[in-house]
Context: one part of a larger RNA
RNA sequence: CUGGGCGUAAAGCGCACGUAGGCGGAUCUGCAAGUCGAUUGUGAAAGCCCCGGGCUCAACCUGGGAAUUGCAGUCGAAACUGCAGACCUUGAAUGCCAGAGAGGGUGACGGAAUUCCUGGUGUAGAAGUGAAAUUCGUAGAUAUCAGGAGGAACACCGGAGGCGAAGGCGGUUACCUGGCUGUGCAUUGACGCUGAGGUGCGAAAGCGUGGGGAGCAAACAGGAUUAGAUACCCUGGUAGUCCACGCCGUAAACGAUGGAUACUAGGUGUUCGGAGUGUUAACCCUCUGAGUACCGGAGCUAACGCAUUAAGUAUCCCGCCUGGGGAGUACGGUCGCAAGGCUAAAACUC
Numbered sequence: 001c002u003g004g005g006c007g008u009a010a011a012g013c014g015c016a017c018g019u020a021g022g023c024g025g026a027u028c029u030g031c032a033a034g035u036c037g038a039u040u041g042u043g044a045a046a047g048c049c050c051c052g053g054g055c056u057c058a059a060c061c062u063g064g065g066a067a068u069u070g071c072a073g074u075c076g077a078a079a080c081u082g083c084a085g086a087c088c089u090u091g092a093a094u095g096c097c098a099g100a101g102a103g104g105g106u107g108a109c110g111g112a113a114u115u116c117c118u119g120g121u122g123u124a125g126a127a128g129u130g131a132a133a134u135u136c137g138u139a140g141a142u143a144u145c146a147g148g149a150g151g152a153a154c155a156c157c158g159g160a161g162g163c164g165a166a167g168g169c170g171g172u173u174a175c176c177u178g179g180c181u182g183u184g185c186a187u188u189g190a191c192g193c194u195g196a197g198g199u200g201c202g203a204a205a206g207c208g209u210g211g212g213g214a215g216c217a218a219a220c221a222g223g224a225u226u227a228g229a230u231a232c233c234c235u236g237g238u239a240g241u242c243c244a245c246g247c248c249g250u251a252a253a254c255g256a257u258g259g260a261u262a263c264u265a266g267g268u269g270u271u272c273g274g275a276g277u278g279u280u281a282a283c284c285c286u287c288u289g290a291g292u293a294c295c296g297g298a299g300c301u302a303a304c305g306c307a308u309u310a311a312g313u314a315u316c317c318c319g320c321c322u323g324g325g326g327a328g329u330a331c332g333g334u335c336g337c338a339a340g341g342c343u344a345a346a347a348c349u350c
Stems, first nucleotide, its partner, number of pairs: 003322004007304002012318001014201004021194003025088001027086005033081002035077008049065006091191001092188005097182003103177007110154001115149007125136002162169002206247006215241002220236004258317006266295011278283001299306002323350003332343004
């Protein structure tokens, strides 16, 4: 290398779009590049193999054949692949109609709560804990009432509910905007699938510039605990958390399960549609489409388990793995302001 694999043993890129490439629906006709057949030339000799011959045999020598799986030419076949032409509608897409949704962006608005400020009432405590103390309070706290400021998050509804490619998305409302589903009809007529490179998106933390800062809170300070306590508990508290713009590009980025298509028992719940019987209606029942979740059969699996949302049966394309440590490290390259990311060894050792 052939090979065997990738839910949990090593192994699915965090996710998408898409270039090259690979692969690709039905029918007809043609061509003949791949493919198949025949034939010609060539494929040195020796060697290997087969049948003979010669040294008494053998090794060895020698004659003939086969083989040389290849390359090229010529003639032919046309099922399959390919190419060219024509045509089709079931794959794909577009339009109309209907529908659900925390999908995305921008602006405006709302109430509860925390904190702070001002004023009133009021007086000695409050806060905190296992118990305390640090802390706040007679310069009037805590409590309570009224008014004001400001920031952040949106109780109930809320649901193994919904939407999104993933990250993720939850107060109300307006505008802009993406995707999805159903039903029937119309249109295009294979326009498809995947996708090395590439490009974009990408939680939290972190970084740059400028704002903002209520609560929370790394660091830090103090109080406790303890043998010690650089912790767990308590009182404070700065970055940060928030906004705008620009970076970073990583996560147990998880379903630890790449994408697409087809096929292969059922049962139950739930979300959003469509059709129909019954009913005034809510609703029930039957059929059907798209999602989501549980149980379970065949089959698969080392087992656990998976099981029409497959880890079953198959095909296509991509990514990845090849004993543990050294190490996701060094060196080099590249990206980044930095932190660091990506790519990625070896010696040695078991």
Small-subunit ribosomal RNA, central domain from a metagenome, 350 nucleotides, folded computationally.
The coordinates come from a structure-prediction model, not an experiment, and the mean pLDDT is 90.
The full RNA is in RNAcentral, with records from SILVA.